[in-house]
RNA sequence: CCGUGCUAGGCGGGGUGCUAGCGGUGCCCUGUACCCGCAAUCCGCUCUAGCGGGGCUGAAUCCCCUCCCGAGGGGCGCAGGCCCGAGGUCAGCGCCACGUCAAGCGGUGUUGAUGGUCCGGUCCCGCGGCGAUGGAGGCCCGUGAACCAGGUCAGGUCCGGAAGGAAGCAGCCUUAAGCGGUCACCUUCAGGCGUCACGGGGGCACCGGGUCGGAAUUGCGAGACGGCGGCCGCGGCCCGGAAACCGGCUUCGACGGAGGGUGCACGG
Numbered sequence: 001c002c003g004u005g006c007u008a009g010g011c012g013g014g015g016u017g018c019u020a021g022c023g024g025u026g027c028c029c030u031g032u033a034c035c036c037g038c039a040a041u042c043c044g045c046u047c048u049a050g051c052g053g054g055g056c057u058g059a060a061u062c063c064c065c066u067c068c069c070g071a072g073g074g075g076c077g078c079a080g081g082c083c084c085g086a087g088g089u090c091a092g093c094g095c096c097a098c099g100u101c102a103a104g105c106g107g108u109g110u111u112g113a114u115g116g117u118c119c120g121g122u123c124c125c126g127c128g129g130c131g132a133u134g135g136a137g138g139c140c141c142g143u144g145a146a147c148c149a150g151g152u153c154a155g156g157u158c159c160g161g162a163a164g165g166a167a168g169c170a171g172c173c174u175u176a177a178g179c180g181g182u183c184a185c186c187u188u189c190a191g192g193c194g195u196c197a198c199g200g201g202g203g204c205a206c207c208g209g210g211u212c213g214g215a216a217u218u219g220c221g222a223g224a225c226g227g228c229g230g231c232c233g234c235g236g237c238c239c240g241g242a243a244a245c246c247g248g249c250u251u252c253g254a255c256g257g258a259g260g261g262u263g264c265a266c267g268g
Base pairs, nucleotide, nucleotide: 001268002267003266004265005264006263009057010056011055012030013029014028015027016026020046021045022044023043024042034054035053036052037051038050063261064260065259066258067257068256072252073251074250075249076248078247080246081245083241084240085239087238088237089236090235092234093233095230096229098226099225100224101223104220105219106218107217108216115212116211117210118209119208120207121206122205123201124200125199126198128196129195130194131193133190134189135188136187137186138185140181141180142179143178149174150173151172152171157166158165159164
């Protein structure tokens, strides 16, 4: 160095969960790498850490170690990102308000404006006149009395010898009290109605008149300027804050890649 036969080892791995701890069944990620039985109100072991039985491969591309890469999982709640805030702050943007100036377009004015002054009105209170409205009453109409209203009084009753008288119920008519209605008319009452007069009050503003005076005055206004004006909107900064996601730190780590290491026996 080659051949033959064995043995060690291998025939998935990792994370999580459970556990004093280690594996397994379970869930998850990789990946394709034996079979049967046990197993989550657990099953089997003890740092030599699944137990029992069977099968295949077998000294290397396949086993072991180290390093690199890194899917994926766990933990942390980190001055982070994203997101939220009717917490605070800032005048950066937009906007609003105030003041001054102002192009332009109008109004009034020597037939005397703006302004000053006086007197009135609009306003409030009081008290009256007139009107409207509403209430009440009257007038008017209707109804309305068995008897204790009137007129007329059938029948009947009474007086009378008779002629004739008398009282008087029912009915009819008219009315009183009462009841009902009522357009207009009359009287009266009322006030959150209207108008006018009188008296008092008030006094910014607006309107009217008298007077002084003698030339501008005034409305809207694009735009410009100003400021310890205004956080209503946007935004910045600070502060506070859920989950999930992104990021960060940490931990474990499959598959893969690189390098190194490793038996026994016999024969040639």